[in-house]
Predicted 3D model of a 485-nucleotide part of an RNA (small-subunit ribosomal RNA, 3' major domain) from a metagenome. The RNAcentral record of the full RNA draws on SILVA. The prediction has a mean pLDDT of 81.
Context: one part of a larger RNA
RNA sequence: UGACGGGGGCCCGCACAAGCGGUGGAGCAUGUGGUUUAAUUCGAUGCAACGCGAAGAACCUUACCUGGCCUUGACAUGUAGGUGGUAAUGACCUGAAAGGGAAGUGACCUCGCAAGAGGAGCCUGCACAGGUGCUGCAUGGCUGUCGUCAGCUCGUGUCGUGAGAUGUUGGGUUAAGUCCCGCAACGAGCGCAACCCUUGUGUCCUGUUGCCACUCCCGAUUCGUCGGGAAGCACUCUGGACAGACCGCCCCGCUUAAACGGGGAGGAAGGUGGGGAUGACGUCAAGUCAGUAUGGCCCUUACGGCCAGGGCUGCACACGUACUACAAUGCCCGCUACAAUGGGACGCAAUGCCGCAAGGUGGAGCAAACCCUCAAAAGCGGGCCCAGUUCAGAUUGUCGGCUGCAACUCGCCGGCAUGAAGCUGGAAUCGCUAGUAAUGGCGCAUCAGCUACGGCGCCGUGAAUACGUUCCCAGGCCUUGUACA
Numbered sequence: 001u002g003a004c005g006g007g008g009g010c011c012c013g014c015a016c017a018a019g020c021g022g023u024g025g026a027g028c029a030u031g032u033g034g035u036u037u038a039a040u041u042c043g044a045u046g047c048a049a050c051g052c053g054a055a056g057a058a059c060c061u062u063a064c065c066u067g068g069c070c071u072u073g074a075c076a077u078g079u080a081g082g083u084g085g086u087a088a089u090g091a092c093c094u095g096a097a098a099g100g101g102a103a104g105u106g107a108c109c110u111c112g113c114a115a116g117a118g119g120a121g122c123c124u125g126c127a128c129a130g131g132u133g134c135u136g137c138a139u140g141g142c143u144g145u146c147g148u149c150a151g152c153u154c155g156u157g158u159c160g161u162g163a164g165a166u167g168u169u170g171g172g173u174u175a176a177g178u179c180c181c182g183c184a185a186c187g188a189g190c191g192c193a194a195c196c197c198u199u200g201u202g203u204c205c206u207g208u209u210g211c212c213a214c215u216c217c218c219g220a221u222u223c224g225u226c227g228g229g230a231a232g233c234a235c236u237c238u239g240g241a242c243a244g245a246c247c248g249c250c251c252c253g254c255u256u257a258a259a260c261g262g263g264g265a266g267g268a269a270g271g272u273g274g275g276g277a278u279g280a281c282g283u284c285a286a287g288u289c290a291g292u293a294u295g296g297c298c299c300u301u302a303c304g305g306c307c308a309g310g311g312c313u314g315c316a317c318a319c320g321u322a323c324u325a326c327a328a329u330g331c332c333c334g335c336u337a338c339a340a341u342g343g344g345a346c347g348c349a350a351u352g353c354c355g356c357a358a359g360g361u362g363g364a365g366c367a368a369a370c371c372c373u374c375a376a377a378a379g380c381g382g383g384c385c386c387a388g389u390u391c392a393g394a395u396u397g398u399c400g401g402c403u404g405c406a407a408c409u410c411g412c413c414g415g416c417a418u419g420a421a422g423c424u425g426g427a428a429u430c431g432c433u434a435g436u437a438a439u440g441g442c443g444c445a446u447c448a449g450c451u452a453c454g455g456c457g458c459c460g461u462g463a464a465u466a467c468g469u470u471c472c473c474a475g476g477c478c479u480u481g482u483a484c485a
Base pairs, nucleotide, nucleotide: 001485002484003482004481005480007479008478009477010476011475013473015469016468019432020431021430022429023428026324027323029321030320031319032318033317034315035314042053043052064310065309066308067307068306069305070304073128077127078126079125080124081123082122083121088105089104092101093100094099108119109118110117111116130299131298133297134296135295139293141288142287143286144284146282151190152189153188154187155186156185157166158165159164170181171180172179196276197275198274199273201243202242203241204240205239207237210233211232215230216229217228218227219226220225246270249264250263251262252261253260326425330384331383332382333381334380335379342372343371344370347366348365352361353360354359391422396417397416398415399414400413401412402411438461439460440459441458442457443456444455
């Protein structure tokens, strides 16, 4: 100087407390451990691995296993020699395919009158290719984490023999090393904040979407109005520019001062307005050689390459993360209203027709206009009457549909039948402070299809509680002790 302490002081954080909802019990989905296996490819392992790499494992992917094949090789460059019935193509034979063989057909470019020469291609060699083989403790790059925590340093000066100290400590204050005052310090840098995006208000502009308030026309009318069109740009909206918030104004408190705290006016918004992007010096020899790159080591008729089938989906069990429930604030049936994000040409697809349905048929229309498109919870009416039920939907049987060369291992969806466990979950444990939690649906990426209940977004409905900092956990500053570095 740091680190540590079941030392102290001060201060923060959904850390506790106050609340709301879960997990832990059940079934199922998914990941992991274990076990099994010819193989169940590999990596990730406290927080910070475990719906993680994987934003799509039937084949492919695929790295694993079994079997069958190839050996200058699926791919690159160089070099030597050869090569016209050559390269290429190839009915056919063998084979599960890959591979092996083969009648026939049969070339290209440049120079040159031509003969021919050179090249490309191919063959045979040689150099080499190739390796998801090892080492993340040899590395680059990228990432996680402490932590969006408020810290981490430097120059000069001063002090100290020196390691170092000072500044950065102290008194206040802040979300903040934020700002003020003081001070042997004076300044500066990386961080903080601001600048960026988005959202909330207004003004102007924009008008092929949108709107229809006002005006006109047409049609319908239960005379309330509704549908269509024109004109128009008022409103909504699209997207650009600008304004707006700064403790700026007033009062009180506290002050030497600066800051700060409380209240108020105005305002769409008030004290960093909400959200995002943004992650200092560093820590964990943290993660990744399997994304790519890369040193070293290793394999070279195999640890390389091709193919078929299997496996990654195996199942006594254990754990994590989700979903669906256990019901009456509910379930079922009927009627009926209101979104936003986003996607579409080998695509999205309406009305209609067929089918109980999944789906099929058909194709209006769509490259800004159209389609997917319908919202769901809610509401109204009816049924159920507290039961393992008209709750719940696992499992199983059977019949179908779709994608795809192909759904046996191993896809999704529908109909009928079957109806399991489950009556709110022990110890323990997690998330959340407002348009948040909770709850409801919708969209997208990947993608032929899909094991998506995952991930990333969008909108609808929309709470409760916070006295406070004693305690648990994590962190910051100062101080103290130390057999630690």